[in-house]
């Protein structure tokens, strides 16, 4: 570094429009997707800096570009095993 298993936090099931699905006598309401708006999160990645050093690298600190805010998924990192 790769890989198997286990653990693994935070913050919106916000809202407008459009499309689509399903449904209905017709509406209303609903699921999913897209594009916006408002409010938030910090633990993929990215950027900045502290300490430190081999002086351009670098934190679990800061930013929030990317990402995320029901569940699932993802997830820094941790433990055990394999290569």
């Nucleotide at each position: 570094c790769c890989u198997g298993c286990a653990g693994g936090a935070g913050a919106g099931c916000g809202u407008g429009c459009c499309g689509u699905c399903g449904g209905c006598a017709a509406c209303a309401g609903g699921g999913c997707g897209g594009c916006g708006c408002c409010g938030c999160c910090g633990a993929a990645g990215g950027c900045g800096u502290a300490a430190u050093c081999c002086c351009g690298a670098a934190a679990u600190c800061g930013c929030u570009c990317a990402g995320g805010c029901a569940a699932a998924a993802g997830g820094a990192c941790u433990g055990c095993g394999g290569g």

The RNA shown here (Glycine riboswitch aptamer) has 83 nucleotides and comes from a soil metagenome. RNAcentral holds the sequence, with entries from MGnify. The coordinates come from a structure-prediction model, not an experiment, and the mean pLDDT is 79.